[in-house]
RNA sequence: GCCGAAUCACCGGACGUCCGCGUCCGGUGAGCGGGGGACCCAAUUGCGGACCGGCUGGACGCCGGACCGCCGGGGCGAAUCGGCCCAGCACAGGCCGUAGCGCUUGGAAAGCGCGAGCCCGUCAGCUCACCCCGUAGGC
Numbered sequence: 001g002c003c004g005a006a007u008c009a010c011c012g013g014a015c016g017u018c019c020g021c022g023u024c025c026g027g028u029g030a031g032c033g034g035g036g037g038a039c040c041c042a043a044u045u046g047c048g049g050a051c052c053g054g055c056u057g058g059a060c061g062c063c064g065g066a067c068c069g070c071c072g073g074g075g076c077g078a079a080u081c082g083g084c085c086c087a088g089c090a091c092a093g094g095c096c097g098u099a100g101c102g103c104u105u106g107g108a109a110a111g112c113g114c115g116a117g118c119c120c121g122u123c124a125g126c127u128c129a130c131c132c133c134g135u136a137g138g139c
Base pairs, nucleotide, nucleotide: 001139002138003137007030008029009028010027011026012025013024014023015022016021031135032134033133034132035131036130041125046070047069048068049067051065052064053063054062055061072123073120074119075118076117081097082096083095084094085093100114101113102112103111
């Protein structure tokens, strides 16, 4: 200097000190970032099992209800979505692209990179008040 919200101030403790302060840890605030959370708006979704009620002359048909099981669903972030190879279908892996993102620039063009990873745990749309969390890491 760059990516990132990831900075600043104060207090306490420890260590160091050239005695001016510095580093680390813990806390309290501010700033910055994120999540949950009404009315209104939006949405109201499957499969299987068996049960209850209603309709029908009666139903294995139709409608409604609740129970169990399976498939789920969601968040941070730019980091999504495709094709090909390998493979019996796949997982993983490799390659080529791509939504999107970053550097560079007064702004462009061109160029150079990224296009990861992690978390919640069957649950969350938006959302005033209100509540909660983070303030790292990397090059």
The RNA shown here (c-di-AMP riboswitch aptamer (ydaO/yuaA leader)) has 139 nucleotides and comes from an Actinomycetota bacterium. Its Rfam family is "c-di-AMP riboswitch aptamer (ydaO/yuaA leader)". Rfam links the family to the GO terms cyclic-di-AMP binding and regulation of gene expression. About the family: This family represents a conserved RNA structure found upstream of the ydaO and yuaA genes in Bacillus subtilis and related genes in other bacteria. It was read from a public genome assembly, where an Rfam model found it.